A computed fold for a 72-nucleotide RNA from Mogibacterium sp., annotated as transfer RNA. The coordinates come from a structure-prediction model, not an experiment, and the mean pLDDT is 81. It matches the Rfam family "tRNA". Rfam describes the family as follows. Transfer RNA (tRNA) molecules are approximately 80 nucleotides in length. By type it is a transfer RNA.

RNA sequence: GUGGCAUUAGCGUAACGACCAGCGUAUCAGUCUUCCAAACUGAUGGUACGGGUUUGAGUCCCGUAUGCCGCU
Numbered sequence: 001g002u003g004g005c006a007u008u009a010g011c012g013u014a015a016c017g018a019c020c021a022g023c024g025u026a027u028c029a030g031u032c033u034u035c036c037a038a039a040c041u042g043a044u045g046g047u048a049c050g051g052g053u054u055u056g057a058g059u060c061c062c063g064u065a066u067g068c069c070g071c072u
Stems, first nucleotide, its partner, number of pairs: 001071007010025004018055001027043005048064005
């Protein structure tokens, strides 16, 4: 220099173009318990960045960044 793959919550992950993005775990609060743990209920927290297509984009297209794997 060039090709491929990946990037979604603190962490691990799901999501036919119809989703104000779900699950587990963690954190916080409550219930229960003499207390703690466990269990149950609730809450908080999110699509790497910049454009484009579309009525509608995490998803499709282009570019950038980071990481991994190859080629030269």